[in-house]
Notes: This is a predicted structure of a 71-nucleotide RNA (transfer RNA) from Hesseltinella vesiculosa. Rfam family: tRNA. It is annotated as a transfer RNA. NCBI's taxonomy places the organism under Eukaryota, Fungi, Mucoromycotina, Mucorales, Hesseltinella. The prediction has a mean pLDDT of 85.

RNA sequence: GGGGAUGUAAUUUAGUGGUAGAAUACUACUUUCGCAUAGUUGAAACGCGAGUUCGAUUCUCGCCAUCUCCA
Numbered sequence: 001g002g003g004g005a006u007g008u009a010a011u012u013u014a015g016u017g018g019u020a021g022a023a024u025a026c027u028a029c030u031u032u033c034g035c036a037u038a039g040u041u042g043a044a045a046c047g048c049g050a051g052u053u054c055g056a057u058u059c060u061c062g063c064c065a066u067c068u069c070c071a
Stems, first nucleotide, its partner, number of pairs: 001070007010024004018054001026042001028040003047063005
């Protein structure tokens, strides 16, 4: 330098055009003499920018980041 793949919550992930879901972690409460554990509750996410569409996490393009192949 060229090709390909991936990008969703703090972490791991589901989601093939119509409300973004779960687990762990975190907050608060209950339970305990206290700490685990357990239960209840709450907050937290679609990499960025354009385009198509009535409607985009999803489709298209560009950029960025990571991984990978070739040279």